[in-house]
Context: one part of a larger RNA
RNA sequence: GAACGAACGCUGGCGGCGUGCCUAACACAUGCAAGUCGAGCGGGAAAGUUCCCUUCGGGGAGCGAGUACAGCGGCGAACGGGUGAGUAACACGUAGGUAACCUACCCUGGAGACUGGGAUAACCUGCCGAAAGGCGGGCUAAUACUAGAUAAGACCACGAGGGCCACGGCCCUUGAGGUAAAAGGUGGCCUCUACUUGUACGCUACCACUCUGGGAUGGGCCUGCGCGCCAUUAGCUAGUUGGUGAGGUAACGGCUCACCAAGGCUGAGAUGGCUAGCUGGUCUGAGAGGAUGGCCAGCCACACUGGGACUGAGACACGGCCCAGACUCCUACGGGAGGCAGCAGUGGGGAAUCUUGCGCAAUGGGCGAAAGCCUGACGCAGCGACGCCGCGUGGGUGAUGAAGGCCUUCGGGUCGUAAAGCCCUGUCAAGAGGGACGAAACCUCGUCGACCUAACACGUCGGCGACCUGACGGUACCUCUGAAGGAAGCACCGGCUAACUCCGUGCCAGCAGCCGCGGUAAUACGGAGGGUGCGAGCGUUGUUC
Repeated sequence: GAACGAACGCUGGCGGCGUGCCUAACACAUGCAAGUCGAGCGGGAAAGUUCCCUUCGGGGAGCGAGUACAGCGGCGAACGGGUGAGUAACACGUAGGUAACCUACCCUGGAGACUGGGAUAACCUGCCGAAAGGCGGGCUAAUACUAGAUAAGACCACGAGGGCCACGGCCCUUGAGGUAAAAGGUGGCCUCUACUUGUACGCUACCACUCUGGGAUGGGCCUGCGCGCCAUUAGCUAGUUGGUGAGGUAACGGCUCACCAAGGCUGAGAUGGCUAGCUGGUCUGAGAGGAUGGCCAGCCACACUGGGACUGAGACACGGCCCAGACUCCUACGGGAGGCAGCAGUGGGGAAUCUUGCGCAAUGGGCGAAAGCCUGACGCAGCGACGCCGCGUGGGUGAUGAAGGCCUUCGGGUCGUAAAGCCCUGUCAAGAGGGACGAAACCUCGUCGACCUAACACGUCGGCGACCUGACGGUACCUCUGAAGGAAGCACCGGCUAACUCCGUGCCAGCAGCCGCGGUAAUACGGAGGGUGCGAGCGUUGUUC
C1' cells in the first nucleotide's frame, strides 16, 4: 500500500446492488418448512336452511353434499433447504477403467394385458388403558394381495456354427429343455359381438399396467497422478498378505467364513500424534510465490450421542422405524412424548452478526388428465454505513478586505470571496397528481388444419383470435408545488510523512507504530487559532499478502 463475513471510538443526508453467529455441531417456547391424486377403491357427516307431521318434548324428507372427514391404494417424501462436527482419506481435484454394475419417472423400438380366488382397513360391535394407544368378534371394495394360463436368448443349465478379443471373455445365428407377467380408469360411439329401444364386459381415443431391446439422466465400484505439520513418532500388521472353496452384493474384492501357505507395508517416511471438509475460486503480488476456502457453484460428510436394520428404483433415511445413553416434558406412578446444523424467533456464549414480515405474481419442484393443491425452495419487503458504487449538503457575483477570533516586531498579518448583500438553479429529502416493465402461458371459448377412427362423436397435436392472472406496490418512473430552505464530519500537523504558532503544564499530567518527547519559552503532553489529508465517512484494533 492492498484486502476483510470484521469489531471498537467519534460522526452520520439519500439511493442501487450485495452481504450479515467466524464463538457453544450449546439448549430450545411458539408458528410454519411435504404433500398430492375422488379420472384407483369402499364408506360418509354436521351446522344451517326449506317443506311436512307433531302428544309442542320432537320426528321425517329435500338442499347443504357425494362436500368435510378419516381409511385402503398409488406417486412423492432419497429432491429441495441447513451445517462443517468428523474425515489426511480414492474424501476431494484431474485423467482414465468397469469384458465387474444398477438406474423410478422421461424418450424410442418389439410383444402383451387371458381365466380365477381368498382376504383386510374404514364401518358396526364388545373389551383394556389416566393418556399414548391396543386386543377380540362381524361385514365390504380396489390399479391392494394371490393361484393358474400364455412367453420372446429376458433368465438358467446342455449342445452346434460363426465373428471379435485385452485370451479372462463378449456378441450373433440355431437345436432340444426348464423358469418368471399384467389392471384398470375416463371420454366418445354403434362399424363388429351380446342382449338388441338403446346399452354394455363390444369398438375407439387418451391416461395408466406387464415383459423386453436401445437411449437419456443419475449413481456404485476400481486405478495413475496431485493434495497439511511433527522423526523430540522408526518400526507397523493376524483377516494381517496371498491362495482354494463357499456365502454375500446391482457389482469386483479378505466384503464375510472354513481350510492352506507366510506373507504384506516402511527412510521415496510405514505406524503414531496434532491440525483440517476438498475444489472452481478469493486476497495479495510485476511475476514466481505466499495466504485463504465466508457468499455463489460442484463434490463429500453429518442430522441430540452411539448402534442397527426395514421399506423402496434409490436411504441405512434432518422434519421415518427399532435399541441403548444423556437431557427436557406429561403422568392416575402402571407408563408415555420429544430432537431448529429448515425459515423466523428465544435463552446462553461472545468484541460481534437481522424480521416470530408478504406472496406463490414470476422461476423451479412434488402430485394430478386437468382445474388446482402444497412449496420459510424461491421471488420480494424489513433491520445493520457491514462492503462496493452513485448522488447531494448549492451555483454565480461580491473588498468598506465588515464584525469577531488568533497572531503581532503594534506597522500590520491571517481566517478570507470566506460571510453578509445581490442574481440564479432545483438533484436528494418533503407534499400533491399520474403511474409501470416484470405476464406469458395454463384453463375455457371461437376458428382453421393435420392425425386417429366405421365415424363429419370424442380425443390428440399445431396455427390464429378472445378471456383471465402482480407479493413487490400506488413501488420504480414522470409531472407539479414551495424553498438555499432539512443534510459534515473524522484523523493528523517532531522525523519517517503532507501540514505551525500562542497559551497551559513543568520527567508531573501525559504521548508513543519506530526513533523517541515532557525536569520553566515543548511545532512531540492538554487547549486554542491556523493548516494538511480523506470525506458520509474517518480513525483504531485484529488478520493476510